[in-house]
RNA sequence: UUUAUCCAGAGUGGUCGAGGGAACGGGCCCGUCGACACCACAGCAACCUGGCCACGAGAGCCAAGGUGCUAAAUCCCGCCUACGGCGGACAAGCCGAGGAGAGAUAAG
Numbered sequence: 001u002u003u004a005u006c007c008a009g010a011g012u013g014g015u016c017g018a019g020g021g022a023a024c025g026g027g028c029c030c031g032u033c034g035a036c037a038c039c040a041c042a043g044c045a046a047c048c049u050g051g052c053c054a055c056g057a058g059a060g061c062c063a064a065g066g067u068g069c070u071a072a073a074u075c076c077c078g079c080c081u082a083c084g085g086c087g088g089a090c091a092a093g094c095c096g097a098g099g100a101g102a103g104a105u106a107a108g
Base pairs, nucleotide, nucleotide: 001108002107003106004105005104006103011041012040013039014038015037019030020029021028024078025077026076027075042070043069044068046067047066048065049063050062051061052060074102079099080098081097083096084095085094086093
C1' cells in the first nucleotide's frame, strides 16, 4: 500500500505494582478482591493452510500447522446523508438506518 473481515467465540497460575480500555475530545466501564504489561501452560477459531462436502460457485463441517485473538459491538459517540421515525407552524433537536474516516487482524 491493496483486498477482505470486525454485533459470535475463548482463562488459569506466576511476576510486577497503578493505572488501563489505539490517537484527540466527550461518555461509560475495568482496576490494590491486583487491572495493564511480561512469562508459562491452556483455550477460541477471524484469516491463511490441510481435509470432508460441494464441484459452476457459495455456504457448511473437521483439524489447529502459520499469524492472530481470549471484558463490554472496533465498549459507545464525535464526519456525511435529498433515507425512515419522533418533534413541530417551520426549524432546531432526538432516535434509527446507511456511508465515510481512523483503528485492528489476515493474505498479497
SAM riboswitch aptamer (S box leader) from a soil metagenome, 108 nucleotides, folded computationally. The sequence is in RNAcentral, with records from MGnify. The prediction has a mean pLDDT of 83. The model forms 94% of the base pairs in the Rfam consensus.